A computed fold for a 517-nucleotide part of an RNA from an uncultured bacterium, annotated as small-subunit ribosomal RNA, 5' domain. Its mean pLDDT, the model's own confidence on a scale to 100, is 81. RNAcentral holds the full RNA, with entries from ENA and SILVA.
Context: one part of a larger RNA
RNA sequence: GAACGAACGUUGGCGGCGUGGAUUAGGCAUGCAAGUCGAACGAAUCCCUGAGGGCUUGCUUUCAGGGGAAAGUGGCGAAAGGGGCAGUAAGGCGUGGGUAACCUACCCUGGGGUCCGGUAUAGCCGUCCUAACGGACGGGUAAUCCCGGGCGAUGUAACGUGGUCGCAUGGCCGUGUUACCAAAGGUUUACCGCCCGAGGAGGGGCCCACGUGGUAUUAGCUUGUUGGCGAGGUAACGGCUCACCAAGGCAAAGAUGCCUAGCGGGUGUGAGAGCACGACCCGCGCCACUGGCACUGAGACACUGGCCAGACUCCUACGGGAGGCUGCAGUCGAGGAUCUUCGGCAAUGGGCGCAAGCCUGACCGAGCGACGCCGCGUGUGCGAUGAAGGCCUUCGGGUUGUAAAGCACUGUCGAGGGGGAGGAAAGUCCGCAAGGACCUGACCUAUCCCUGGAGGAAGCACGGGCUAAGUUCGUGCCAGCAGCCGCGGUAAAGACGAACCCGUGCGAACGUUGUUC
Numbered sequence: 001g002a003a004c005g006a007a008c009g010u011u012g013g014c015g016g017c018g019u020g021g022a023u024u025a026g027g028c029a030u031g032c033a034a035g036u037c038g039a040a041c042g043a044a045u046c047c048c049u050g051a052g053g054g055c056u057u058g059c060u061u062u063c064a065g066g067g068g069a070a071a072g073u074g075g076c077g078a079a080a081g082g083g084g085c086a087g088u089a090a091g092g093c094g095u096g097g098g099u100a101a102c103c104u105a106c107c108c109u110g111g112g113g114u115c116c117g118g119u120a121u122a123g124c125c126g127u128c129c130u131a132a133c134g135g136a137c138g139g140g141u142a143a144u145c146c147c148g149g150g151c152g153a154u155g156u157a158a159c160g161u162g163g164u165c166g167c168a169u170g171g172c173c174g175u176g177u178u179a180c181c182a183a184a185g186g187u188u189u190a191c192c193g194c195c196c197g198a199g200g201a202g203g204g205g206c207c208c209a210c211g212u213g214g215u216a217u218u219a220g221c222u223u224g225u226u227g228g229c230g231a232g233g234u235a236a237c238g239g240c241u242c243a244c245c246a247a248g249g250c251a252a253a254g255a256u257g258c259c260u261a262g263c264g265g266g267u268g269u270g271a272g273a274g275c276a277c278g279a280c281c282c283g284c285g286c287c288a289c290u291g292g293c294a295c296u297g298a299g300a301c302a303c304u305g306g307c308c309a310g311a312c313u314c315c316u317a318c319g320g321g322a323g324g325c326u327g328c329a330g331u332c333g334a335g336g337a338u339c340u341u342c343g344g345c346a347a348u349g350g351g352c353g354c355a356a357g358c359c360u361g362a363c364c365g366a367g368c369g370a371c372g373c374c375g376c377g378u379g380u381g382c383g384a385u386g387a388a389g390g391c392c393u394u395c396g397g398g399u400u401g402u403a404a405a406g407c408a409c410u411g412u413c414g415a416g417g418g419g420g421a422g423g424a425a426a427g428u429c430c431g432c433a434a435g436g437a438c439c440u441g442a443c444c445u446a447u448c449c450c451u452g453g454a455g456g457a458a459g460c461a462c463g464g465g466c467u468a469a470g471u472u473c474g475u476g477c478c479a480g481c482a483g484c485c486g487c488g489g490u491a492a493a494g495a496c497g498a499a500c501c502c503g504u505g506c507g508a509a510c511g512u513u514g515u516u517c
Base pairs, nucleotide, nucleotide: 001517002516003515004514006513007512008511009510010509013376014375015374016373017372018371019369020368026332027331028330030329031328032327035076036075037074040073041072046067047066048065049064050063051062052061053060054059083287084286085285092212093211094210095209096208097207098206099205102204103203104202107200108199109198111196112195113194115149116148117147118146124139125138126137127136128135129134155180156179157178158177159176160175161174162173163172164171165170185192186191187190213259214258215257220250221249222248225247226246227245228244230242231241232240262284263283264282265281266277267276268275269274289310290309291308292307293306312323313322314321315320340366342365343364344363348362349360350359351358352357379409380408381407382406389400390399391398392397413456415451416450417449418448419447423443427438428437429436430435459506460505461504462503463502464485465484466483470501471499472498473497474496480487481486
């Protein structure tokens, strides 16, 4: 000098764009953050219409039709999005490869199919247990729930066979036999679905090579350990797991241990080489009170799912239960220190749905903080008798200083009022089409007009040298200053303190501290 997720002191007008819990991965009150589909299903209940009855003429009841719909069954989603960096020095990350060892819901392309039946169960009704959370028994009901049978291949597996390719096991194509396997309907007239197999896109799993901190004042480490055979398991290879057999494997090119740490794109600095860092944003990994476990599922060993154990908090009728903000706000604590318990789904994106739409603390916006960067303003011109006042003085004067006053103007920003393109095209409806119609803005924006009037808007640090800029007074090795050198002990401090004195630097900031180069 540059930089910062900064903090502190003094000061503080406006705007734009960013950015803001780095410490206790400490504890959390409250609200919200994942639902949706009635075009899968049976329905409580409510509303409307019509008919009949009772009748107090606007109530009640029965039936039929339509609509909405709690809770429940079922489907899809909930594995995304959002947060954090505790752990991890390698199950990670980065770069480049491999998979003849693999998977893939939704989406796209093209092919084929969708037959006949059955019985359960929640909701519901009844009885009962419980303080609560919840639960037991009996009856009975539906489906795109579940199950059985049939057809059945271009499918899978086994055994043959022919061709072709390769990288050991083998891969691909054709063909023969045997075995095995599917489906679901709904609304309504055209869609949405369902099943099977093939390909694609996107997404993953696994494997390999190289690279990726410190410490040798850590030198030996290892028994599923290293390899084999067989089996199990997995989507898949594999000690991944198990039985048996062998005795191997790693290490001074640093094994093992200990300490530290998420990694990269990048960021800061620097002429570069390098050094330091990894906030915000993007990619990957890991975590979700702590430890472990599996279930469901295309996908999890699953942040707002489940089970067990533990610590903690809460409720309790003492028998037993409930909970998990490292989501958005917010609170306590600790800390030098880090924000609103805001608005909206208008846009972008996501989930569900044929759609209308619903949900969305993702997101878009607003709020707070000079925390950062950038821009603008705090007036402009004229104005000497060089006014008053201040300070200095050799008492002549000098300086503050065109500065003020005064005169003439201007109208940025701010204030009050008004208008306002654009962020909005998708979508829906009509139409054969071209096209047309309708609806949608949380925020309030660029910008324009009117009113008013210099009015509301300047400080901070420094002045011995380094280093731009000095005098006077007070103090008297005291009080104090200080980044380094060093100042302060009186005839006299340009270094301490003061000055409505003067100057220098920067300016809505200026200094200090910390950290990196």